[in-house]
Molecule: c-di-GMP-I riboswitch aptamer
Organism: Nitrospirales bacterium
Formats: sequence, C1' cells, structure tokens
RNA sequence: AGGUGACAAACGCAAACUAUCCGUGAGGAUAGGACGCAAAGCCAAGAAACCUAGAGGGACCGAGUGUUCCGGUAGGUUCGUCUGGUUGCCGCA
Repeated sequence: AGGUGACAAACGCAAACUAUCCGUGAGGAUAGGACGCAAAGCCAAGAAACCUAGAGGGACCGAGUGUUCCGGUAGGUUCGUCUGGUUGCCGCA
C1' cells in the first nucleotide's frame, strides 16, 4: 500500500419508543433510550421509496367548483434502502 472481518480489545454511532421544538408533509434538531452497525463517518451523484404541488388523462353517478385512480413535470425528504465517490479505527493473512 492493496485484501479481508475469524477471534479480541480500545474508541465510536444509535432504530423503535418518549418529551420539547421546527416543518403543510415526508422528515429534521436536542435530551432520554438501545434494535442494531466495521464505516449506521461524510457527499442526495445514479437508482429506489416517500412527501408537497399538479399540467394532463381514465373510471363512476349523486351530475357537482363531485368522488376516485394514474400521472409527465417541478420542488423536497431518506446516506440506518441499494449502488457509487471520499476519509478513517482495530485485528488477521
């Protein structure tokens, strides 16, 4: 330096849930809390899921500024969904 995560140790992170606050919402921040994590560190870059708005299209009957489904697109959320990029601890060969 590249590979790898059997055993072990040190240092870490923190799901659900609860409280407060922020956001229309997905969700986020802080504190508590630990299901898990060897990158569960960082980057929304590709995909995916989700949220908001919704051109437009379809279906229905109660015929309405109606209900419901799909939805190009626009803006957003999630890196603890996967991939990619990048940095890094310990052990092993």